[in-house]
RNA sequence: GGGCCGUUAGCUCAUUUGGUAGAGCGCGACAUUUGCAAUGUCGAGGUGAUCGGUUCGAAUCCGAUACGGUCCACCA
Numbered sequence: 001g002g003g004c005c006g007u008u009a010g011c012u013c014a015u016u017u018g019g020u021a022g023a024g025c026g027c028g029a030c031a032u033u034u035g036c037a038a039u040g041u042c043g044a045g046g047u048g049a050u051c052g053g054u055u056c057g058a059a060u061c062c063g064a065u066a067c068g069g070u071c072c073a074c075c076a
Stems, first nucleotide, its partner, number of pairs: 001072007010025004019056001027043005049065005
C1' cells in the first nucleotide's frame, strides 16, 4: 500500500431481504423476609463509530473517514 470482516445500552450480543431498536447480565424502585440472598413486577439507560448521499422513510443500501481483527504485497 491492497483485499476481506467487524463497530448497536455499562458488558456480551440480537434486530431474516428498508417501515416507530430488543434480550441476557448489570443498575434503580417496589413486593415477599427480622435482615441478606434468591424470586417476581416495574423503570432508567442507545444522535446504531464519524460525515455525506439515495429514498416518503436508513442500524439495514452507496461513498469517504476513523478504530479493531485477519490475509497478501512492498521496502530495509